[in-house]
About this RNA:
A computed fold for a 90-nucleotide RNA from Bacillales bacterium UBA6259, annotated as c-di-GMP-I riboswitch aptamer.
RNA sequence: CUAUUGAAAAGGCAAACCUGUCGAAAGGCAGGGGCGCAAAGCCACAGAUCUAAAGUAAGAGCUUCUUACCAUGAUGGCUGGGUUGCCGUA
Numbered sequence: 001c002u003a004u005u006g007a008a009a010a011g012g013c014a015a016a017c018c019u020g021u022c023g024a025a026a027g028g029c030a031g032g033g034g035c036g037c038a039a040a041g042c043c044a045c046a047g048a049u050c051u052a053a054a055g056u057a058a059g060a061g062c063u064u065c066u067u068a069c070c071a072u073g074a075u076g077g078c079u080g081g082g083u084u085g086c087c088g089u090a
Stems, first nucleotide, its partner, number of pairs: 002090003006086001012037002017032006035077001041083003045080003048075003055069006
């Protein structure tokens, strides 16, 4: 330097849930918490999934409501991909 193993050691992260907060929502952030994770570090490029404010269409209704579509929003702890890293082995 490259490839690879994994929790042997040192460590790391933190699901659900609760509280507060931001947001239309999905969801994010902080604290607690610990399901789990060899990248459960980082990145929304591709796919997938979630939400549907605004917008469009239709219906009802009388200036509002309902239904459907839709990402410019979200998810890296959905998959692929890019990139960086710890111990050991070759």
Record summary:
The coordinates come from a structure-prediction model, not an experiment, and the mean pLDDT is 83. It was read from a public genome assembly, where an Rfam model found it.